[in-house]
RNA sequence: GGGUACAUCGCUUAAUGGUAAAGUAUCUGGCUCCAGCCCAGAAGCUGGGGGUUCGAUUCCCUCUGUGCCCA
Numbered sequence: 001g002g003g004u005a006c007a008u009c010g011c012u013u014a015a016u017g018g019u020a021a022a023g024u025a026u027c028u029g030g031c032u033c034c035a036g037c038c039c040a041g042a043a044g045c046u047g048g049g050g051g052u053u054c055g056a057u058u059c060c061c062u063c064u065g066u067g068c069c070c071a
Base pairs, nucleotide, nucleotide: 001070002069003068004067005066006065007064010024011023012022013021018054026042027041028040029039030038047063048062049061050060051059
């Protein structure tokens, strides 16, 4: 330099263009003498910009970052 893949709550991962989900962690309440386990609940996320579409995590372009292949 060329090609290719990926980017989603703090972490690990889902989601055929139609209200973004689960586990874990955190917080609150219950339980307990206290803590833990367990039970109930809450908060929290689509890398930046643009395009297509009635509607984009999803499709397209570009930028940023990371991995892999070729030179």
The RNA shown here (transfer RNA) has 71 nucleotides and comes from a Candidatus Woesearchaeota archaeon. The RNAcentral record of the sequence draws on ENA and MGnify. Its Rfam family is "tRNA". Taxonomically the source falls in Candidatus Woesearchaeota (Archaea, Nanobdellati).